[in-house]
RNA sequence: UCCCGAUAAAACCAAACCCUCCGUGAGAAGGGGGCGGAAAGCGGCGGAUCUUAUUAGUAGAAGAUGGCCGAGCUACCGAA
Repeated sequence: UCCCGAUAAAACCAAACCCUCCGUGAGAAGGGGGCGGAAAGCGGCGGAUCUUAUUAGUAGAAGAUGGCCGAGCUACCGAA
C1' cells in the first nucleotide's frame, strides 16, 4: 500500500412512522424519529422497479427511486 472489516476508537448518514410544505403522480424538501448502513459518500452509466393530470403523443416519450443489482470515481480508522 492492497485485500479485508473488531462487541476497537473517533466521526458520519438516517428506514418505517409523525408534523409542515411542494408535486397530477411516482415522490421531493425541512423538522422530529431511528430500522439499519464500512461507502446508506458522489454522479445517475447499464439493468430493475414505480409514476404520468391537462393538450399532442402510448413509447426509441417525459419523470421518480437510487437505503434494489452491477459497473465507475473518491474517502475515515487499523485488530486479526

c-di-GMP-I riboswitch aptamer from a Nitrospirota bacterium, 80 nucleotides, folded computationally. The prediction has a mean pLDDT of 79. Lineage of the source: Bacteria > Pseudomonadati > Nitrospirota. Its Rfam family is "c-di-GMP-I riboswitch aptamer". From the family's description: GEMM was predicted in a large-scale screen for bacterial structured RNA regulatory elements.